[in-house]
Formats: sequence, C1' cells, structure tokens
RNA sequence: GUGGUCGUAGCUCAACGGCAGAGCUCUCGGUUGUGGUCCGAGCGGUUGUGGGUUCGAAUCCCAUCGACCACC
Repeated sequence: GUGGUCGUAGCUCAACGGCAGAGCUCUCGGUUGUGGUCCGAGCGGUUGUGGGUUCGAAUCCCAUCGACCACC
C1' cells in the first nucleotide's frame, strides 16, 4: 500500500430500519449475630468520529480514527 473483521454502560456481550438491553461490577434496601449467598430497587450510554439516505439509523451508504487478520 490492497482486502477483510471489529469498535455499543466501568468490564464481557446482545439488539429484524421502529422506546438502546442483559450478565458481572458499583450504590441503597431486605434477609443474617457479622460477612458471604440469595431477593428487591437504583446509578451508569453524544452506539469511536464526521457526513449522507430515510417518516425513522446502533443497524444501510461514504469518509475518517483506532485495534486485529491476510496479502503485497
């Protein structure tokens, strides 16, 4: 340089073009003599960035940044 895969919550990952979710973590409460387990609730997101298509985009298109793979 060429082609490809990936980028979503603190971490690991979901999400048919139609309200962005789960598990773990964290906080609070319940349970317990204390802790853990268990149960309930809560916090946490400019979906890497910028643009385009669309009534509507995490999802489709273009560019760009980063990580990785293959080739040269």